Predicted 3D model of a 550-nucleotide part of an RNA (large-subunit ribosomal RNA, domain I) from an Actinomycetota bacterium. The organism belongs to Actinomycetota, within Bacteria. Model confidence (mean pLDDT): 82 of 100.
Context: one part of a larger RNA
């Protein structure tokens, strides 16, 4: 010198820990906006940089209730204040709420600049301040009003909790890919998916049979399991995929056109009336309903909707809530170990110097206030419902069908019915019309071309609960002041970063030394816990001491 070995440094692995996340069930709740919204900027404290709160009345204002000793957020320390004349805090209604931003008096490079009208402030006047109004677009009602006579466009003024903008998923409508898969690749898969657009809301959409079914029947629509990977579609490839029926969850039905009857305006008129449109009655069906016209019958039942009054009574925010300040031992600490009690409608659970049923905050059960809400009598009010017979008025038309050309259906044009419609043609009215998977008969079900409609469903949010979920490289991107720092012209991309100690008792005082840092001292169980702090692995670095080599 080299190897090892021991001690130390460096690193932060690793145990352990958890405020944060992850799923899952309950329960409750779910729009916001021109009365200016989401989201922001800029303010606001004694001091304030943040981040929370509020907002020129600005860490705040009233009023009610609750609560009862402390407060003036995180977040201390120093001052200065506030509360038993009840503060602080919590709940619930109000006030205040700059300037931006549908952003609305006109501009604008957002939070800035300039107006105009009327009121009030101020000034000798003039600039100025300070409070209201002023965009579009729609409906309504009113008045004016052209080419062009009526009238029509237009145009004024008004009046309106009308509209606009936002919203994580969730929802329906309009448009709509590709990569991929088919072991290439075009039909056809990914998919009606992302994606882009309108729209609706706490949900949406659908929904009261021109519907399945078959010789038995069902009876709106929606969402689960079953039927079933079955029937079938399919370059019969890849794939793709029902329904009937059965079993749940939920239950609920209406309302219009139209015949008719009656008003009104308008426009025709052989004035008898006809036509057109508005409005009110009236009507709503499929063992066919219903107008019209005759007979008859009349007494109750049933639903909404609002209001009084009762009773229940959720969230929420709050009270009361049992039982060892027991002995000893070990320890810094008892909550552990022996002993010895006690309470249990409370032995979830979490705290507290180790592991507490009985310390503490709960828990179990009990209770207050106060609202929203639900029910229920009673009253207004609206609203539905019953016979027989004639009569043939009425029953949703550029509908229905048919062809062409395309989509949707699990069905890729097939023997394709059903649904939807670009373009062509084009019916019927109850002796009517459709559907029963081409299509004829029979039967069999059912009323198209108008409209509504909770509820069981989807999501998200709060709260509570659990969890053979995750424990800081996991778990959310984010345990931390994370959608931040950073990057990027921008859409966009996006990190890292937790643990002193039961308590700060967070090291007065000396000492070296500018300082950092260190050596005493003290504090503490513990200081190789000392804030670059719990453990503290390895790589990596060092070195007095020892082993072995050379």
């Nucleotide at each position: 010198g080299g190897c090892g070995u021991c001690u130390g440094g460096u690193g932060g692995a690793u145990g352990c820990c958890u405020u944060g996340g992850g799923g899952c069930g309950a329960a409750g709740c779910g729009c916001c906006g021109a009365u200016g919204a989401a989201g922001g900027a800029c303010g606001c404290g004694a001091a304030c940089a943040g981040c929370g709160g509020c907002g020129a009345u600005a860490c705040u204002c009233c009023u009610c209730g609750g609560g009862g000793a402390g407060c003036g957020g995180c977040a201390a320390c120093a001052g200065c204040g506030c509360g038993a004349c009840g503060a602080u805090c919590c709940g619930a209604g109000g006030g205040u709420u700059u300037c931006c931003g549908a952003a609305u008096g006109g501009g604008g490079c957002a939070a800035c600049c300039c107006g105009u009208c009327c009121g009030c402030c101020g000034u000798a006047a003039c600039g100025g301040g300070c409070g209201g109004a002023c965009a579009c677009c729609g409906a309504g009602a009113g008045c004016c009003g052209a080419a062009c006579a009526c009238a029509u466009a237009g145009g004024c003024u008004u009046u309106c909790a009308g509209g606009a903008g936002g919203g994580c998923a969730c929802c329906c409508g309009g448009g709509g890919a590709a990569c991929u898969g088919a072991a290439a690749c075009a039909u056809c898969u990914u998919a009606g998916u992302a994606c882009c657009c309108g729209g609706a809301g706490g949900a949406g959409a659908g929904g009261a049979a021109a519907g399945c079914a078959u010789a038995a029947g069902c009876g709106a629509u929606u969402c689960c399991c079953c039927u079933a990977g079955u029937a079938g579609c399919g370059g019969c490839g890849a794939g793709c995929g029902a329904a009937c029926g059965g079993g749940g969850a939920c239950c609920a039905g209406c309302c219009c056109a139209a015949a008719c009857c009656g008003c009104g305006a308008g426009g025709g008129u052989u004035c008898g009336c006809c036509c057109u449109u508005g409005c009110g009655g009236g009507g709503u069906u499929g063992c066919g309903g219903g107008a019209u016209c005759g007979a008859g019958a009349g007494a109750g039942g049933g639903a909404g909707a609002u209001g009084u009054c009762g009773a229940c009574g959720a969230u929420g925010c709050g009270c009361g809530g049992a039982a060892g300040c027991g002995g000893u031992c070990u320890g810094g600490a008892a909550c552990g170990g022996c002993c010895c009690g006690c309470c249990g409608c409370g032995g979830a659970g979490g705290g507290u110097g180790a592991g507490a049923g009985c310390c503490c905050c709960g828990u179990a059960c009990g209770u207050g206030c106060g609202u929203u809400g639900u029910c229920g009598u009673c009253g207004u009010u609206u609203u539905c419902c019953a016979u027989c017979g004639a009569c043939a008025c009425c029953c949703a038309a550029g509908u229905a069908c048919c062809g062409c050309g395309g989509g949707a259906c699990a069905c890729g044009u097939g023997a394709a019915a059903u649904c939807c419609u670009g373009c062509g043609g084009g019916a019927a009215u109850c002796c009517g019309g459709g559907a029963g998977g081409a299509c004829c008969a029979c039967c069999u079900c059912c009323c198209a071309a108008g409209g509504c409609u909770a509820a069981a469903u989807a999501c998200g949010c709060u709260u509570c609960g659990c969890c053979a979920c995750c424990g800081a490289u996991a778990g959310u991107g984010a345990a931390c002041c994370a959608g931040u720092a950073c990057c990027g012209u921008g859409a966009g991309g996006g990190a890292a970063a937790g643990g002193c100690g039961a308590a700060a008792a967070g090291a007065a005082c000396c000492c070296c030394g500018g300082a950092a840092g260190g050596g005493g001292a003290g504090u503490g169980a513990a200081a190789c816990a000392g804030a670059a702090c719990c453990u503290g692995a390895a790589a990596c670095c060092a070195g007095a001491g020892c082993g072995c080599c050379u």